A computed fold for a 503-nucleotide part of an RNA from an uncultured bacterium, annotated as small-subunit ribosomal RNA, 5' domain. Its mean pLDDT, the model's own confidence on a scale to 100, is 83.
Context: one part of a larger RNA
RNA sequence: GGAUUAACGCUGGCGGCGUGCAUAACACAUUCAAGUCGAACGGUGAAGUUCCUUCGGGAAUGGAACAGUGGCGGACGGGUGAGUAACGCGUGAGCAAUCUGCCUCUUGGUGAGGGAUAACAACCGGAAACAGUUGCUAAUACCUCAUGAAACGGCAAUACCGCAUGGUAUAACCGUCAAAGAUUUAUUGCCAAGAGAUGAGCUUGCGUCCGAUUAGCUAGUUGGUGAGGUAACGGCCCACCAAGGCGACGAUCGGUAGCCGGACUGAGAGGUUGAACGGCCACAUUGGAACUGAGAUACGGCCCAGACUCCUACGGGAGGCAGCAGUGGGGAAUAUUGGGCAAUGGGCGAAAGCCUGACCCAGCAACGCCGCGUGAAGGAAGAAGGCCUUCGGGUUGUAAACUUCUUUUACCAGGGACGAAGAAAAUGACGGUACCUGGAGAAAAAGCAACGGCUAACUACGUGCCAGCAGCCGCGGUAAUACGUAGGUUGCAAGCGUUGUCC
Numbered sequence: 001g002g003a004u005u006a007a008c009g010c011u012g013g014c015g016g017c018g019u020g021c022a023u024a025a026c027a028c029a030u031u032c033a034a035g036u037c038g039a040a041c042g043g044u045g046a047a048g049u050u051c052c053u054u055c056g057g058g059a060a061u062g063g064a065a066c067a068g069u070g071g072c073g074g075a076c077g078g079g080u081g082a083g084u085a086a087c088g089c090g091u092g093a094g095c096a097a098u099c100u101g102c103c104u105c106u107u108g109g110u111g112a113g114g115g116a117u118a119a120c121a122a123c124c125g126g127a128a129a130c131a132g133u134u135g136c137u138a139a140u141a142c143c144u145c146a147u148g149a150a151a152c153g154g155c156a157a158u159a160c161c162g163c164a165u166g167g168u169a170u171a172a173c174c175g176u177c178a179a180a181g182a183u184u185u186a187u188u189g190c191c192a193a194g195a196g197a198u199g200a201g202c203u204u205g206c207g208u209c210c211g212a213u214u215a216g217c218u219a220g221u222u223g224g225u226g227a228g229g230u231a232a233c234g235g236c237c238c239a240c241c242a243a244g245g246c247g248a249c250g251a252u253c254g255g256u257a258g259c260c261g262g263a264c265u266g267a268g269a270g271g272u273u274g275a276a277c278g279g280c281c282a283c284a285u286u287g288g289a290a291c292u293g294a295g296a297u298a299c300g301g302c303c304c305a306g307a308c309u310c311c312u313a314c315g316g317g318a319g320g321c322a323g324c325a326g327u328g329g330g331g332a333a334u335a336u337u338g339g340g341c342a343a344u345g346g347g348c349g350a351a352a353g354c355c356u357g358a359c360c361c362a363g364c365a366a367c368g369c370c371g372c373g374u375g376a377a378g379g380a381a382g383a384a385g386g387c388c389u390u391c392g393g394g395u396u397g398u399a400a401a402c403u404u405c406u407u408u409u410a411c412c413a414g415g416g417a418c419g420a421a422g423a424a425a426a427u428g429a430c431g432g433u434a435c436c437u438g439g440a441g442a443a444a445a446a447g448c449a450a451c452g453g454c455u456a457a458c459u460a461c462g463u464g465c466c467a468g469c470a471g472c473c474g475c476g477g478u479a480a481u482a483c484g485u486a487g488g489u490u491g492c493a494a495g496c497g498u499u500g501u502c503c
Stems, first nucleotide, its partner, number of pairs: 001503004006499005013372006019365002021330001026328003030325001032323001035072003040069002043066002048061005079283003088208008098200002103196008111145004120135004125130001151176004157170005181188003209255003216246003221243006228236001258280004262273004285306004308319004336362001338361003344358001345356004375405004385396004409444001411439005419430001447492005452473003458487005468475002
C1' cells in the first nucleotide's frame, strides 16, 4: 500500500447494487416452512332447482365441502460445518461387477375369480395421549388361477470378438414369473420386455496440513477354498486352511481441519484463505437399530436407550428451530415474530386449482462497493470579528456581506409503467414505486484525523520529568512547532481515524 462477513470512537444528506451470529453443533415460548388427488374407492352430504305438503316437513335432482382407504410426493427444495486427514474432496480412468420412480422411443398384452379391511354402527377402557370387542362395506388396496417370451434359470451347441474371469449373436428344448381400471368417449392409466436420458452405487492412478520430544503397527489382521449376503465386486459376513500385510518413499499414534471452483495479495514464482455464489461430502438433541420405498445420514417419519424440557387425575403421556421470523444466553459484534405466490422453480392434479418462510419483494444496519449532492459566476489595495504582531502591520480572505443565476437530491402537486406469458378476456406482492411534467426556495444537507523526523502541513498561550504523548526514533525538569487549548495549515471526505487478521 492492498484486502476484510469486521468491531470501536467521533460524525452523518440521498440513491443503486450487494452483504449481515465468525462466539454456545447453547437452550428454545409462539406462528408458519409438504402437501395434493372425488377423473382410484365406499361413505357423509351444504347451497340451489323441481314435485308433494297436514306448512312441521318429505321426495327427487344437484353437487360445494369433509374424515377414512388408496395413489404420488414428504430421499427434492431449505439449514449448518460438529465429525472427517478419508477414495471425503479434486482430477483422470474403469464396471466383462451394478441399480435407476417420474420422462422419451419401440414391441406385445390388459382374460377369469376370491377373501378381507378402514370409514360407519353398537358396546366399551382411559384424566389425557390413545385404544379395545362385535357387526357391515368398496377399490387402481390384498390374494389365487389362466396366458406369456425378446426376461430369468437349466441343458448342451455354433459363429464372431475381447480385457483374465469372459462378452455378443443365432435357432431349438425344459421350467418360472404379469396386469386395473376411470371418466365428460376422447383420452388417460395398468402389466411385461428392450433402448435412451437423468440420477445413483462401486473400483482405481495421482494430488491433498503439522509433529519422530510418536518407530514399530496389525488376528478378520493379509491371502486362499467353500457357503451366505448385496442392485453389484469384495473379509462385506461366516467355516476351514496358510502366515501373511503395512512401515524412515514416515506405518502407527497425537494435534488441527469439511474439500473444491474460486477469493485476497503479489511483476511473477509464491503466500494466505474457503464469508457471499456454484459443485461434492457430512450432520439434524446424544448414541444405536431397522422399516417402507425406484431412491433414506430419512431435519419438520418409526422404534430403543441417555440427558434435558413440558403436561398429568401419579396410572401414564408429549417434545426436538444446524428451515423462516423471533426469545434467552454467550459475545467487541451481526437484522423483521413483514408482504406475495404477480414472476422463476418445485409437489400433486386431466384440468380448474391447491400447497410452497424455495423464491420474488419490502423493512433494519454508512457493513461494503459505486454514483450524486451540500451550490455557481461576479465581488477589495481587502468590512467586522478571531489569531499573531517588531504595533508599522500580517493572516483568516473572494472567504463573507452584496449582485446576478441555477434547482440535481430532498419537499409539494399532476400523470404513471416494463416486469404478463395469451387468439381474446382476466391476472402485479413490489407500488401509485421507478420514471415524466409542473412548483417554491440557496433554500434542508460536513465532518474526521494530523501538523518534531520518517510524512504533506506552525504559531501563541497553559503546564513544568507534573499532567500527558508515543508506530519507531523519542518528547515533557520555565520561552515545548512532540503534552492540553486556540488560531492557522495539510490530508481524506459522508465519511475519517483506531484496533484485529492476511499478503
The full RNA is in RNAcentral, with records from ENA, Greengenes and SILVA.